[in-house]
RNA sequence: GCUUCCGUAGUGUAGUGGUUAUCACGUGCGCUUCACACGCGCAAGGUCCUGGGUUCGAACCCCUGCGGAAACA
Numbered sequence: 001g002c003u004u005c006c007g008u009a010g011u012g013u014a015g016u017g018g019u020u021a022u023c024a025c026g027u028g029c030g031c032u033u034c035a036c037a038c039g040c041g042c043a044a045g046g047u048c049c050u051g052g053g054u055u056c057g058a059a060c061c062c063c064u065g066c067g068g069a070a071a072c073a
Base pairs, nucleotide, nucleotide: 001072003070004069005068006067007066010025011024012023018056027043028042029041030040031039049065051063052062053061
């Protein structure tokens, strides 16, 4: 230089067009315990990497940029 893939809560992930974006761990609160842990319940936490486009509607499709990984040169 060129090609392909990936980017979603603090971490790891599901979601491949349809209106409250999923789950687990973690965090906070409550119950339980003499107390802690475990367990149970509740809650908070997301500009879905950036900008633009397509569409009635985009995390999802297209383009650009940024970051990361792999192969070729």

Model confidence (mean pLDDT): 82 of 100.
Transfer RNA from Actinia tenebrosa, 73 nucleotides, folded computationally.
The RNAcentral record of the sequence draws on Ensembl Metazoa and Rfam.
It matches the Rfam family "tRNA". Rfam links the family to the GO term triplet codon-amino acid adaptor activity.
The source organism's lineage runs through Eukaryota, Opisthokonta, Hexacorallia, Actiniidae and Actinia.